Model confidence (mean pLDDT): 81 of 100. The part of an RNA shown here (small-subunit ribosomal RNA, 3' major domain) has 475 nucleotides and comes from an uncultured organism.

Context: one part of a larger RNA
RNA sequence: UGACGGGGGCCCGCACAAGCGGUGGAGCAUGUGGUUUAAUUCGAUGAUACGCGAAGAACCUUACCUGGGCUUGAACUGUGCUUGACAGAUGUAGAGAUACAUCCUCCUUCGGGCAAGUAUAGAGGUGCUGCAUGGUUGUCGUCAGCUCGUGUCGUGAGAUGUUGGGUUAAGUCCCGCAACGAGCGCAACCCCUACUCCCUGUUGCCAACAGGUAAAGCUGGGCACUCUGGGGGAACUGCCAGGUGAUAAACCGGAGGAAGGUGGGGAUGACGUCAAAUCAUCACGGCCCUUAUGUCCAGGGCUACACACGUGCUACAAUGGCUGGUACAAUGAGCUGCGAUGCCGCGAGGUGGAGCUAAUCUCAAAAAACCAGUCUCAGUUCGGAUUGGAGUCUGCAACUCGACUCCAUGAAGUUGGAAUCGCUAGUAAUCGGGGAUCAGCUCGCCCCGGUGAAUACGUUCCCGGGCAUUGUACA
Repeated sequence: UGACGGGGGCCCGCACAAGCGGUGGAGCAUGUGGUUUAAUUCGAUGAUACGCGAAGAACCUUACCUGGGCUUGAACUGUGCUUGACAGAUGUAGAGAUACAUCCUCCUUCGGGCAAGUAUAGAGGUGCUGCAUGGUUGUCGUCAGCUCGUGUCGUGAGAUGUUGGGUUAAGUCCCGCAACGAGCGCAACCCCUACUCCCUGUUGCCAACAGGUAAAGCUGGGCACUCUGGGGGAACUGCCAGGUGAUAAACCGGAGGAAGGUGGGGAUGACGUCAAAUCAUCACGGCCCUUAUGUCCAGGGCUACACACGUGCUACAAUGGCUGGUACAAUGAGCUGCGAUGCCGCGAGGUGGAGCUAAUCUCAAAAAACCAGUCUCAGUUCGGAUUGGAGUCUGCAACUCGACUCCAUGAAGUUGGAAUCGCUAGUAAUCGGGGAUCAGCUCGCCCCGGUGAAUACGUUCCCGGGCAUUGUACA
């Protein structure tokens, strides 16, 4: 100087407390461990692995296993053989146009296959080493820290500045001070959102006018309004003869305002830590394989199953289940695509193909909610696992091993031990919708909107972190 302390002090964080909902019990989905296996490819392993790489394993993917092939595989060539097109030459038929056959020596334009050569060169390797590396990433942590120049102090390691008094979300700002300044961080600048003005007026909108309908911006017309997407304004502790404070910084309260003290959300991650992760994205040093550890094909496996754990979904019901009716979104996607109306089927779906390269058409029905009826507390009209049968769709192909539909079947489960997780507001909880990947396949992931709470006295305690201080058998 650090690090550490079951040392003391100050401060912060869904850290505790106050609340709400879960996990841990059940069934299923999914990942992992273990076991099994010819193989169950590989990686990730406290926090910081375990719905993770994988935004999608039937084949492919695929790296694994079994069996069977290939051996200069990629590139190049005034090379050889063969084949095709065009062109050329010759022959036959025909009056001719042209058709057919053969040749391909030379010249010209290309293309495919096989072989050979260059080459005892080298390709190739998801083989090893993330403890040789680059790049990228996680984490402490969006925590408020980490440093430098000059000066000064100290024999020196170093210190000072960065400590102190206040204050802040903040090393944020003010005051003081042997320090004076500066850099990387903080904040601001960027994007979305909340209010408003101007411009814009179709594919959007419809107030006034006219027409029109069973109904409908349906039509003429209009651009007011909603909205679209460009440009501005607006919030800055700016105002208060309000208070507190040191006259400062600031804090508390108020006014006005759509919004008030960083308005809400995002992007943004300092010096560094963990020899953290990745040689299987990619790149790369070294090592290893070279008729195989390379490469191609078929089938299998990654989907196994006494078990253990993580993450989820569905439930255990009446704030509910079922039946009928009725209402209100937002984000997105669409030409190898989205696919209306109609018709067929109980249904998954089929048929057919209007419209749409999309503010125009389609996916598209929002669902919880509301209204009416029924069930009446039961292992039930709860719950839907499992199993049998019959089907649909995708696709060469659904046996291993897809999703969905219909009929039947109707398991566990009556709110979950010790323990443990998330969340402070349009949040939790709950409800549906869209998208990426994608032939098909989602309870996962990433977005979108609907309904919409409770609680926070406080910082004694648990956990993590920051500052200064103290002790040290540690470096």